Source information
A computed fold for a 110-nucleotide RNA from a Hyphomonadaceae bacterium, annotated as TPP riboswitch aptamer (THI element). Rfam family: TPP riboswitch aptamer (THI element). Rfam links the family to the GO term thiamine pyrophosphate binding.
[in-house]
RNA sequence: GCGCACAUCCCGGGGGGCCGCGAUUGGCGCGGCUGAGAUUGGACGUUUCGUCCUGACCCGUCGAACCUGAACCGGUUAGCACCGGCGGAGGGAGGAGCGCUUAUGAAUAA
Numbered sequence: 001g002c003g004c005a006c007a008u009c010c011c012g013g014g015g016g017g018c019c020g021c022g023a024u025u026g027g028c029g030c031g032g033c034u035g036a037g038a039u040u041g042g043a044c045g046u047u048u049c050g051u052c053c054u055g056a057c058c059c060g061u062c063g064a065a066c067c068u069g070a071a072c073c074g075g076u077u078a079g080c081a082c083c084g085g086c087g088g089a090g091g092g093a094g095g096a097g098c099g100c101u102u103a104u105g106a107a108u109a110a
Stems, first nucleotide, its partner, number of pairs: 001100004008096003011060004017033006041053005066091003072085004
């Protein structure tokens, strides 16, 4: 100087549901549904439930990832999911811009 606002690096946030059958000191197994994801591996506590690390996935202020209200309201479904409302309500996790080219200077090496 030009082009791009995509991406990259580092860091961080988040969730894991519903149904059927079997098991019943059992924390699980098998099958099915929705979904990006329905816990990959490990450690520890606890006693009817949890915590921590880690993998995958989603999301990071241009923020509907996710949480609260909420065991919410209407529709719908086997149920969850889904659609509409609540509602752009209240919260919610970020820094370095990046690439190419040219010029100048410095350092090092030959």
It was read from a public genome assembly, where an Rfam model found it. The organism belongs to Hyphomonadaceae, within Bacteria.